[in-house]
């Protein structure tokens, strides 16, 4: 000090969320020891029992007891129960904090002066009657006092005075404590006031004892604190009153601070003691453990009446997530009483529980490698645990056990609860002591097995669907540690409400403008006062804690002691800059004046022509109109059109402009009248008169409202006609309001410049508007204003850019996802506008700009992509592939394009992978150890469907005498299997596609915060990122081209099996044969074109053009290999490899027989056809390129054939397969389902093979099926192509071959062009797409959950006002009655807790129905939004 999370990726804005730290905590899991705090935050909820406030015989009578010294004590009486202990309920208030203050009182303490003289009567206790259940009392009588009266006496007190009023207790004693009075201190307490002291304006108006005044009264005291009158005042936007919620403070947490939260425990003030009044005593109370009364509760009771109050310590029940002993002692400290000894103290001191918390210690220390064993792991060498542990030396803190044992005591002696505690010594013995959390990032630490979107994690992001570092466990290593997490709650990180220290063109955020009160700020100079500012000083700011120096407990936690601080107030001396405040003056700010000037500023009246409608006449006739096409409308009762005249209402063509005017909404023909501004010029004149403006007012587009008038276009709603699946739209035809005035509302908009208002400052260019000045149409020079570009500066970035979004200042005015501008509630006449949340939910919503991809955007451009043609396929019948279906199996893959005559370049067995059944298990095939035999293998038999399986019978070599050993073969046993099983979404290799398309890239520069850009874009060119030209780019890689092979044309060299012009010979015939190297050929080496090289045109160049030349070929000469960077989780785990699962008498292997060949259909790819440009039968040519010894096979002969028997020849430019078809000639056939076409079946045969039943090919003779050019719709082709035609090879015993690959022969047509359809490439533009348009992504319905508004109501809560009733008490009145008297009873009144009525507004619960709202992988309708989203 920061991460992490919106994106494909930036940056910004903006919210979630984490790491820190805290705590009176709980919870899980574990759990040794001390110390020193700390422990009902929830029911101010009931409370059982017990303690917690008494004490004094030296105030008093009396009883009792005695050891006669004396004690004990119910009463009476003094003194303390007003302290101290507890709680936080209420209270927003002088309650609290500070700091002043005058009108008081103050028991016990302290000083000081003074004084205590005479007298009285009664009364508890007690004695007797007597009620009562009891609590607790009546009556008579006796009796004291420091209890009560009374006279007297006074420094006092009251009055001007006169005078009045007013005390005592000799009570015990030796001192001494008491007692009365008065002055004074102290302590304490009361009152007053200045200032602080949550939230809500969806609380804006409250108050009748209120405000004040005089006098009663009343208080310890001032006061409306009472109460009579008088007067009508008081507070309140600087938030009264109402509401809600809260005991305040020192301090306590955290924070860098300034702040935010908080107010256990300790201390300091208040309130309160079941709840509500109320007083009594008293120095002190309206009293926690007094009293009266009422009221709830709860006890007891003979039912007649009593009793109680844990918010003291302990405890119990309840409530709760949760919170302790019915403990010990007055020994310390401190309170009450007492002369004293002491008594009483649940304050207090301790001890118990409880890891709640802060500290401290300990669970051992050195050595120890064969790095044991076990665990995991693994790449099988190995690695981790890990010196860890064993084992050896030591130690003994803690825990046991023993001995000893303080301090805390003050006072000389005695006194210690805590304690036989701390602590000191000593034994034994590693002995008694280690857990939790986490390990995908954030955040330190990773590997295995399970489990397969299930179980389950999660604070955020987000993991799990079969290779999980993210579930669960093991391992291992990281963190903390007697604790560890996890939950909640506060800061903080958050500058995320921003005083320190934010913002508002677009992210959320400027009021719709203006005038204007209050309020905030305001211009120059001079003086005066000191209120703010600033400086010395005084006083307080309690103590604790905070921080600092020190001590003290072994240390620290903890506690003493000092100082410092405690940012404050409040007083008082001083300064006068600035700011207030008074006074004076000043002209620059503001205004005001004179001249002049511009305007669609405004309002009111009149005027005008164009066009539109409609009416009248008139010309004319047959359509008119409207559309992408129609259709509805109108029109022969005369329409559209055309021309005259005539009404009406409404708006103002050109001018016209990036203009002007206006506050802002807004203003447009033309006059005119009234009126407002605003700008120049320039003189005077006032002398700050000024900005801003919550609240006020007053204007405000459009639509809509009310009255009342117009109504001509135009056009909501409505009708109708199209359009579509549907079309409540869009498009056509009509057509009310309504648009227009007038007068009164509505107050609202993208009311936008998405930019509040003034001032003042900061580079320039240009262009216009309205003025001025220079003699001024150029031109300049200045005011004011409209506008475009642009430095500097600012901004996230796009942009601002003297008209700022730059740099300042002064005022208003707003700002945090959705729900939502909704609900309620208030204002407003209706609609409807203004103010304006929450619950609950989400983890993002957003903003610029960035590369892609996309568009029913645009530009350019390419492609047999369309046009132009050829010939097909789609109809037929077959052959093959696919789906589908069936089936024991009918093996598997391959599915848009880019599967479908694919993989298969050959399924009868085999192949084969699939079924059915028989068998075999180290196994069908290899190695290798080790052992055994000497053979295996053939051959026979036996059994089978065959593998097997059992028998028989035959049976080795080499070296060595020889034993043996070596090689071979078989067996046998170890040990690497074996698997076309799964997963192509875990992989390699390999392959389709886009595409033979030009594009994809990098270095260093440079731009840009950044993703990124640039280069690669522009302008030409090209088949092309091919070139050339420009250019903040310069280069460069993979692509493109070339290099490589076939083809066209010459040359050279070579002439055998090839060839034969010349020259010989020869046959029926034939390069047959001497011979020849010319020709073809055949295979090497070269040439040409390896160059737009020449020439003309056009161009700056690359380059294009040319029916140019020259050439066997012309602009890549034709063809073929050659396939960038990447798409498609594209295709193969069944060619091969290969991770991981899975399987082992089986999902291996071997056998036989079956399927892979089914067949109602559907689809693809093909052959053959449908014929006369043809079929048929004869007959005559012309080829390339293959193949051949388990092969071609010439020839011969037999057979119609297929093929058969014989056989030459040939491992091939030599022999052979082999005949080429088409094509030429000639005859026929004559338009028909035929002399077309051959399916299909029948019968006979041939051949392969062990075997042609399922399921082969071929011959041959009969049979002669559809079909007579094929809807929609599609496909291939641009030259030796298409079309046709035949040859030949892979595979292969044979073949389903109409396929595949080659191979020659014959051998066209069209292309105007680039509007349109498919694909592509480049450049731009829009995007709310980025799994990239096969994308986003709305609303209603339908179904779940979840909050939450209304509501007939009904149910409670505090609150308050009126009446009515009124305990208990003060207090005031009182003739009877009791008293000797002073009094009291008793009644009367006034007030007034309650209790009743009645009415009222808040407020919360609930409520049939009912409204919207969020949330939920695959629901239903349409498709409204984003590309021009298909109607912007």
């Nucleotide at each position: 000090a920061g991460a992490g999370u919106u994106u494909g990726a930036u940056c910004c804005u903006g919210g979630c969320u984490c790491a820190g730290g805290a705590u009176g905590a709980a919870c899980g899991c574990u759990g040794g020891c001390g110390g020193c705090g700390u422990g009902c935050u929830u029911a101010a909820c009931a409370c059982a029992u017990g303690c917690a406030a008494g004490u004094c015989g030296a105030a008093c009578g009396a009883a009792c007891c005695u050891u006669c010294g004396g004690g004990u004590u119910a009463g009476u009486g003094g003194c303390g129960g007003a302290c101290g202990g507890g709680u936080g309920a209420g209270u927003a208030a002088c309650g609290c904090g500070u700091g002043a203050g005058a009108a008081u009182c103050u028991g016990c303490c302290c000083u000081c002066a003074g004084g205590a003289g005479g007298g009285g009567g009664a009364u508890a206790a007690c004695g007797g009657c007597u009620g009562g259940a009891a609590a607790c009392g009546g009556c008579c009588g006796c009796u004291a006092a420091u209890a009560c009266c009374c006279c007297a006496u006074a420094u006092g007190c009251c009055g001007a005075g006169a005078g009045g009023u007013g005390a005592a207790a000799u009570g015990a004693a030796u001192u001494u404590c008491g007692c009365c009075u008065g002055a004074g201190g102290a302590u304490g307490a009361g009152c007053u006031c200045g200032c602080g002291u949550c939230u809500g304006a969806u609380u804006a108006g409250c108050u009748a004892g209120u405000u004040g005044g005089u006098g009663u009264g009343g208080u310890a005291a001032a006061g409306g604190c009472u109460c009579a009158c008088c007067a009508a005042g008081g507070c309140u936007u600087c938030g009264a009153u109402c509401a809600g919620u809260a005991g305040c403070u020192g301090g306590u947490c955290u924070g860098a601070g300034a702040g935010g939260a908080u107010g256990a425990u300790c201390a300091g003030c208040c309130a309160c003691a079941c709840u509500g009044g109320g007083a009594c005593u008293u120095a002190g109370a309206c009293a926690c453990g007094g009293c009266c009364c009422a009221g709830a509760c709860u006890c007891c009771u003979u039912c007649g009446g009593g009793a109680g109050g844990c918010a003291g310590c302990a405890g119990u029940g309840g409530g709760g997530a949760a919170u302790u002993u019915u403990c010990c002692g007055c020994a310390a400290u401190g309170g009450g009483c007492g002369c004293a000894a002491g008594c009483c103290u649940g304050a207090c001191g301790g001890a118990g529980c409880a890891a709640c918390g802060c500290c401290g210690c300990g669970u051992g220390a050195g050595g120890g490698a064969u790095g044991a064993a076990g665990g995991c792991c693994u790449c099988u060498g190995g690695g981790c645990u890990g010196u860890a542990a064993a084992c050896c030396u030591c130690u003994u803190u803690u825990a046991u056990c023993a001995a000893g044992g303080a301090a805390g005591a003050a006072g000389a002696u005695c006194u210690g609860a805590c304690g036989g505690u701390a602590c000191u010594u000593g034994a034994u013995g590693a002995a008694u002591a280690a857990g939790c959390c986490a390990c995908g990032g954030u955040u330190a630490a990773u590997u295995c097995c399970g489990u397969g979107c299930c179980a389950g994690c999660a604070g955020c992001c987000g993991c799990g669907g079969u290779a999980a570092u993210a579930c669960g466990g093991g391992a291992g290593g990281u963190g903390c540690a007697a604790g560890c997490g996890u939950u909640a709650u506060c800061c903080g990180g958050a500058u995320u409400c921003a005083c320190u220290g934010g913002g508002u063109u677009u992210a959320a955020a400027g009021g719709g403008u203006g005038c204007g009160u209050a309020g905030g700020c305001g211009g120059g100079c001079a003086g005066g006062u000191a209120a703010g500012u600033c400086a010395g000083u005084g006083g307080u700011g309690a103590a604790a804690u905070c921080u600092u120096c020190g001590a003290g407990c072994u240390u620290a936690a903890c506690u003493c002691g000092g100082a410092a601080a405690c940012u404050g107030c409040c007083g008082u001396u001083g300064a006068u800059a600035c700011u207030a405040u008074c006074u004076g003056u000043c002209u620059u700010g503001a205004a005001u004046u004179u001249a002049g000037u511009g305007g669609a500023g405004g309002u009111a009246a009149g005027c005008g022509g164009a066009a539109u409608a409609u009416g009248u006449c008139a010309u004319g006739u047959a359509g008119c109109g409207g559309u992408g096409a129609a259709a509805u409308g109108c029109u022969u009762a005369g329409a559209u059109a055309u021309g005259a005249c005539a009404u009406a209402g409404a708006a103002c063509a050109c001018c016209a402009a990036u203009u002007g005017c206006g506050a802002a909404g807004g203003c447009a023909g033309c006059u005119u009248g009234c009126u407002a501004c605003a700008c120049u010029a320039a003189u005077a004149u006032u002398g700050a008169c000024g900005c801003u403006g919550a609240g006020g007012c007053a204007c405000g587009a459009a639509a809509g409202c009310g009255u009342g008038g117009g109504g001509a276009u135009c056009a909501a709603a409505c009708a109708g006609g199209a359009u579509u699946a549907g079309a409540u739209a869009c498009c056509c035809u009509g057509g009310u309001a309504g648009u227009c005035c007038a007068c009164g509302c509505c107050c609202u908009a993208a009311a936008c410049g998405a930019u509040g208002a003034u001032u003042a400052c900061u580079c320039g260019a240009c262009a216009u508007c309205a003025g001025c000045g220079a003699u001024a149409c150029a031109c300049u020079g200045u005011u004011g204003g409209u506008g475009u570009c642009u430095a500097a500066g600012c901004u996230a970035a796009a942009g601002c850019a003297u008209u700022a979004a730059g740099u300042a200042a002064u005022c208003c005015a707003c700002c945090u996802g959705g729900a939502a501008g909704u609900a309620c509630g208030a204002u407003c006449c209706a609609a409807g506008a203004u103010u304006g949340a929450a619950a609950c939910u989400c983890a993002a919503a957003g903003g610029a700009a960035u590369u892609g991809g996309c568009g029913g955007g645009g530009g350019u451009c390419c492609a047999c992509a369309c046009a132009a043609g050829c010939g097909g396929u789609g109809g037929a019948g077959c052959a093959u592939g696919u789906g589908g279906u069936u089936u024991a199996a009918u093996u598997c893959g391959a599915u848009g394009a880019u599967a479908c005559g694919c993989g298969a370049g050959g399924a009868a067995c085999c192949u084969u992978a699939c079924c059915a059944g028989g068998g075999c298990u180290a196994g069908a095939a290899u190695g290798u150890c080790a052992g055994g035999u000497g053979a295996c293998a053939g051959u026979c038999g036996g059994u089978g469907a065959a593998a097997g399986c059992c028998g028989a019978u035959c049976u080795u070599a080499u070296a060595g005498c020889a034993a043996u050993a070596u090689a071979c073969a078989c067996u046998u046993g170890a040990u690497a299997a074996g698997g076309u099983g799964c997963u192509g979404c875990a992989u390699g290799g390999c392959u389709g596609u886009c595409g033979u398309c030009a594009g994809c890239u990098c270095g260093u520069g440079c731009c840009g915060u950044g993703a990124g850009g640039u280069g690669u874009u522009g302008g030409g060119u090209u088949a092309a990122g091919u070139c050339c030209c420009g250019c903040a780019a310069c280069g460069a890689g993979c692509g493109c081209a070339a290099c490589c092979c076939c083809u066209a044309u010459c040359a050279c060299u070579a002439g055998u099996u090839g060839c034969c012009a010349u020259c010989a010979g020869g046959u029926a015939a034939u390069g047959c044969u001497g011979g020849g190297a010319a020709c073809u050929c055949u295979a090497g080496u070269g040439a040409a074109a390896g160059c737009u090289g020449c020439c003309g045109u056009c161009g700056c160049a690359a380059g294009a053009c040319g029916u140019g030349a020259g050439g066997a070929a012309g602009g890549a000469g034709g063809g073929g290999a050659u396939g960038a960077u990447g798409u498609c989780a594209a295709g193969u785990c069944a060619u091969c490899a290969u991770g991981g699962c899975c399987u082992u008498u089986a999902u291996g292997c071997c056998c036989u027989g079956g399927g892979c060949u089914a067949c109602a259909c559907a689809c693809g790819u093909g052959c053959u056809a449908c014929a006369a440009u043809g079929g048929g039968u004869g007959c005559u040519a012309c080829a390339a390129a293959g193949g051949g010894u388990c092969g071609c096979a010439a020839c011969a002969c037999a057979g119609u054939g297929a093929u058969g028997u014989g056989a030459a020849g040939c491992c091939a430019a030599u022999c052979u397969c082999a005949a080429a078809a088409a094509a030429g000639c000639a005859c026929u056939c004559u338009c028909a389902g035929u002399u077309c076409a051959g399916a299909u079946u029948g019968g006979a045969g041939u051949c392969u093979g062990c075997a042609a039943c399922u399921c082969g090919a071929c011959u041959c003779c009969a049979u002669g099926a559809a079909g007579c050019u094929g809807g929609a719709a599609u496909c291939g082709c641009u030259a030796g192509u298409a079309a046709u035609c035949g040859u030949a090879u892979a595979u292969c015993a044979g073949c389903a071959a109409u396929g595949a690959u080659a191979u020659g022969g014959u051998g066209a047509a069209u292309a105007c062009g680039u509007u349109c359809c498919c694909g592509g490439a480049c450049c731009u533009u829009g995007c709310a797409c980025a799994c990239a348009c096969c994308g986003c992504c709305c609303g209603u319905c339908a179904a779940g959950c979840c909050a939450u508004g209304g509501a007939a109501g009904c149910u409670g809560g505090g609150u308050u006002u009126a009446c009515c009733u009124a305990a208990a008490g003060u207090c005031g009145u009182u003739a009877g009655c009791c008293u000797c008297a002073a009094g009291g009873a008793g009644a009367c009144g006034c007030c007034u807790a309650g209790g009743g009525u009645a009415a009222a507004a808040c407020u919360a619960g609930u409520g049939a129905c009912u409204g919207g709202g969020g949330c939920u992988a695959a629901g239903u309708c349409g498709g409204a939004a984003c590309a021009a989203g298909g109607u912007a």
Molecule: small-subunit ribosomal RNA
Organism: metagenome